[in-house]
RNA sequence: GCGGGCGUAAUUUAGUGGUAGAAUGACUGCCUUCCAAGCAGUAAGUCCGAGUUCGAUUCUCGGCGCCCGCA
Numbered sequence: 001g002c003g004g005g006c007g008u009a010a011u012u013u014a015g016u017g018g019u020a021g022a023a024u025g026a027c028u029g030c031c032u033u034c035c036a037a038g039c040a041g042u043a044a045g046u047c048c049g050a051g052u053u054c055g056a057u058u059c060u061c062g063g064c065g066c067c068c069g070c071a
Base pairs, nucleotide, nucleotide: 001070002069003068004067005066006065007064010024011023012022013021018054026042027041028040029039030038047063048062049061050060051059
């Protein structure tokens, strides 16, 4: 330099046009003499920009980052 794949919560991930879900973690409350466990709840997310569309995490283009292959 060329080609391919991936990018969603602090972490691991589901969702592939119509209100973004789970698990772990964090925090609060209940329970307990206290801690742990358990139960209930809260906060937190679509890598960036443009386009298509009534509507984009999803489709298209560009950029950035990571991984793989070729040279």
Record summary:
The RNA shown here (transfer RNA) has 71 nucleotides and comes from a Minisyncoccota bacterium. Its Rfam family is "tRNA". Rfam classes the family as a transfer RNA. Model confidence (mean pLDDT): 82 of 100. The RNAcentral record of the sequence draws on ENA.